[in-house]
Predicted 3D model of an 82-nucleotide RNA (c-di-GMP-I-GGC riboswitch aptamer) from a Gammaproteobacteria bacterium. Its mean pLDDT, the model's own confidence on a scale to 100, is 85. The sequence was found by an Rfam model in a public genome assembly.

RNA sequence: AAUGACAAAGGCAAACCAUUCGUGAGGAUGGGACGCAAAGCUACCGGUCUCGAUUUUUUUGCAGACAGCGGAGUUACCAAAU
Numbered sequence: 001a002a003u004g005a006c007a008a009a010g011g012c013a014a015a016c017c018a019u020u021c022g023u024g025a026g027g028a029u030g031g032g033a034c035g036c037a038a039a040g041c042u043a044c045c046g047g048u049c050u051c052g053a054u055u056u057u058u059u060u061g062c063a064g065a066c067a068g069c070g071g072a073g074u075u076a077c078c079a080a081a082u
Base pairs, nucleotide, nucleotide: 002082003079004078011036012035016031017030018029019028020027021026034068040074041073042072044071045070046069047066048065049064050063051061052060053059
């Protein structure tokens, strides 16, 4: 450095519920754990979704959402085997 164990320490937290913000996708906080070795961070590429315009279903937006969909970039804890 690669790699990733029925390991240890520590970490995150899906669905759902409550409160709250947003037209919406969704966000925040608390509860809660399905999972996660980057489920840390960045919308750069692809993708999905929302809203508006356009229209008749397919274009478009110096409008958004998703990093727990994949890729890429970047930073990082631990240490069995190889």